The part of an RNA shown here (large-subunit ribosomal RNA, domain VI) has 255 nucleotides and comes from Chaetophora sp. FACHB-2423. Model confidence (mean pLDDT): 87 of 100. The organism belongs to Chaetophora, within Eukaryota. The gene name in the source record is rrl. RNAcentral holds the full RNA, with entries from ENA.
Context: one part of a larger RNA
């Protein structure tokens, strides 16, 4: 800007892209086949397994740059004690929530569909026989359409259904503004006081691992009790304390 009134939401699908792997085991059966040794074809399997893809974080483990402890120098604040700075962009150690992720968990390649190839074949003439082919007809591949999956009406041939609105005015939408299921940034989604959208708080979950001060024991160095305590980031629940204020655009019955 088009789709010929202007949306919301739904939908067909021209077309486009993805995927397709594959190996054993039981049964069929020690059957058929073979003097024996030996040892099947097909078929079935909610058997089991590589490796590839797609998704996802209950569990199982990876990271989590400052959640939590523990420890060594060193400087500081206030001597002690108790903290804070540094210590090659965590100083080092032990663990470790969200979120991401694998080495983890789930699924995934399914047709007794069509056409076909190369072959194999039925009937069968030119050419009283033969001939799978000329007329007719039949099978037959991991390939080919189709079936699964995404995307898909600018498919200018612009589909199609339902609502909703058009002067009491207005469906609907854009800016902004608070944000994440989203992200470089646009764009998507959610929310905006009629409110749980973020923050902050409050209660819990997990995490750390049992703070500080006091008190008791021991010369101490520790140890014990108050206390499974205190401290706690991405997480769940409440709860308007804080911040989400406001401006605009839109067909007017449709050639």
């Nucleotide at each position: 800007c088009g789709u010929u009134g202007g949306a919301g939401u739904a939908u067909u699908g021209a077309g486009a892209g993805g995927a397709g792997c594959u190996c054993c085991a039981u049964a069929u059966a020690g059957u058929a086949c073979g003097a024996g040794a030996g040892g099947a074809u097909c078929u079935a399997u909610a058997g089991g397994g590589g490796a590839c893809g797609c998704a996802c974080c209950a569990a199982u483990g990876g990271u989590a740059u400052a959640c939590c402890a523990g420890u060594u120098c060193u400087u500081g604040u206030u001597c002690c004690a108790a903290c804070a700075g540094g210590a090659a962009a965590c100083g080092c150690u032990g663990g470790g929530u969200a979120g991401c992720u694998a080495c983890g968990u789930g699924c995934g390649g399914a047709g007794c569909g069509g056409a076909u190839a190369a072959c194999u074949g039925c009937u069968g003439a030119c050419a009283g026989c033969a001939u799978c082919u000329a007329a007719g007809u039949a099978g037959g591949a991991a390939g080919c359409c189709c079936a699964c999956c995404u995307c898909a009406a600018g498919a200018u041939u612009a589909u199609u259904a339902c609502u909703c609105c058009c002067u009491u005015u207005g469906a609907g939408g854009u800016c902004a503004c608070g944000a994440a299921u989203a992200g470089a940034u646009a764009a998507u989604u959610c929310g905006u006081u009629a409110u749980a959208u973020a923050g902050g708080c409050g209660u819990c979950a997990g995490g750390u691992g049992u703070a500080a001060g006091g008190c008791c024991c021991g010369u101490g160095a520790a140890g014990g009790u108050u206390u499974u305590a205190g401290c706690u980031a991405a997480g769940a629940c409440g709860u308007a304390c804080u911040a989400a204020c406001g401006a605009c655009c839109g067909a007017u019955a449709g050639a």